A computed fold for a 397-nucleotide RNA from a Desulfuromonadales bacterium, annotated as Bacterial RNase P class A. The coordinates come from a structure-prediction model, not an experiment, and the mean pLDDT is 77. The sequence was found by an Rfam model in a public genome assembly. Rfam family: Bacterial RNase P class A. Gene Ontology terms of the family: tRNA processing, ribonuclease P activity and dimeric ribonuclease P complex. By type it is a ribozyme.
RNA sequence: GGAGACAACCAGACGAUCGCCGCCCGCCGGAGCCUUAUGCGAAGGUGGGGGGAGGAAAGUCCGGGCUCCACAGGGCAGGAUGGUCCUUAACGGGGACCGGGGGCGACCCCAGGGAAAGUGCCACAGAGAGAAGACCGCCUGCCGAAGCCUUGGCGAAGGCAGGUAAGGGUGAAAGGGUGAGGUAAGAGCUCACCAGUUCCGGCGGUGACGUCGGAAGCUCGGUAAACCCCAUCUGGAGCAAGACCAAAUAGGGGAGCGCUUGAGGGCUGCCCGCCUGAAGCUCCCGGGUCCGGUCGCUGGAGGCCGUCGGCAACGGCGGUCCUAGAGGAAUGAUCAUCACCCUGUCGACGGGCAACCGCGGCAGGGGACAGAACCCGGCUUACGGCCUUCUCCGGCC
Numbered sequence: 001g002g003a004g005a006c007a008a009c010c011a012g013a014c015g016a017u018c019g020c021c022g023c024c025c026g027c028c029g030g031a032g033c034c035u036u037a038u039g040c041g042a043a044g045g046u047g048g049g050g051g052g053a054g055g056a057a058a059g060u061c062c063g064g065g066c067u068c069c070a071c072a073g074g075g076c077a078g079g080a081u082g083g084u085c086c087u088u089a090a091c092g093g094g095g096a097c098c099g100g101g102g103g104c105g106a107c108c109c110c111a112g113g114g115a116a117a118g119u120g121c122c123a124c125a126g127a128g129a130g131a132a133g134a135c136c137g138c139c140u141g142c143c144g145a146a147g148c149c150u151u152g153g154c155g156a157a158g159g160c161a162g163g164u165a166a167g168g169g170u171g172a173a174a175g176g177g178u179g180a181g182g183u184a185a186g187a188g189c190u191c192a193c194c195a196g197u198u199c200c201g202g203c204g205g206u207g208a209c210g211u212c213g214g215a216a217g218c219u220c221g222g223u224a225a226a227c228c229c230c231a232u233c234u235g236g237a238g239c240a241a242g243a244c245c246a247a248a249u250a251g252g253g254g255a256g257c258g259c260u261u262g263a264g265g266g267c268u269g270c271c272c273g274c275c276u277g278a279a280g281c282u283c284c285c286g287g288g289u290c291c292g293g294u295c296g297c298u299g300g301a302g303g304c305c306g307u308c309g310g311c312a313a314c315g316g317c318g319g320u321c322c323u324a325g326a327g328g329a330a331u332g333a334u335c336a337u338c339a340c341c342c343u344g345u346c347g348a349c350g351g352g353c354a355a356c357c358g359c360g361g362c363a364g365g366g367g368a369c370a371g372a373a374c375c376c377g378g379c380u381u382a383c384g385g386c387c388u389u390c391u392c393c394g395g396c397c
Stems, first nucleotide, its partner, number of pairs: 001393005009385002012338002015335004020052002023049006032040002054369001058380002061378005066238004073272004078234005083097005098112001099110004113229002118227002120223003135168002137164007147154003176194006195219002197216008242295004252285006264276004302321008340366008349358003
């Protein structure tokens, strides 16, 4: 100097003018209420003070808080997760590690239990694709052309029968690999070494697992983000949840079941079970009111600082702070200065052989992705700037 990897932070600052929203304090005001007394008090107006979008507010993919079903239990189905340990309110999240894979490396990725419980699939090619093999070969026996040899033999071009899976071929993948012995030729057939698998031990580790030693010739694949099996977890619906107030009418007509010997309804689907329930419940027809107001709605699994524990995630302790609550949806507009980034240019400054870099001045330009709507912890996606640390390559001293 170049090319990379991990991760943190910021998301412009200050001032002025005009304009919005909410809260607090004070004043004016006086709809109405009513205990009729120096009572309470809305709308509206006004003065002052403080506050007012994000790291993703996006997606709605997960997990919860909260609300209701509802007093809330069991099983099946369905769904989700899948190495170990730790962490968390919880998660399919996070941290550290193990195993496997990628990269020269810093580092990154993995829906990472089971294929001997069962069922599927592996096209084509190939003899054969998993209780899966004989095409070409190799070996043995018989027949036997040319030919040879002293008339009968030899004779493997070829044919038939048997053996074989070492060599070749096909394929993404082919019956562990290398070597030696052995064999008619071969084969873990036997042996040595290696790899894998299973078992028995030592050492290290909380553990997944690693490492060392031994034994067994045991070596019939892959695929489960195919169905499935195993282990663990799992009620449902959702702030348009829900609570209260207001308003209005016709409780009119009909049908069915039933009145404690339990109809009907409720508990995501099914079953059990439980609850509720009586001049009641369900269904159909018809009519009316409101699409109004208040709450839920922001003090939290909260932020920041310090300290202790921990490799870390995270947790304990102490201190301190309050940082939007709109309700068709508020924070906007204008001006100026400064900061940041880019380009050009100047310099009598600094470094350097130079290229160039730094500093200072001037001019021009630029500022991404994008807006709460009950709240929080994550994930995913979009996107501008910048600091540190680490890796590799090249050059110089």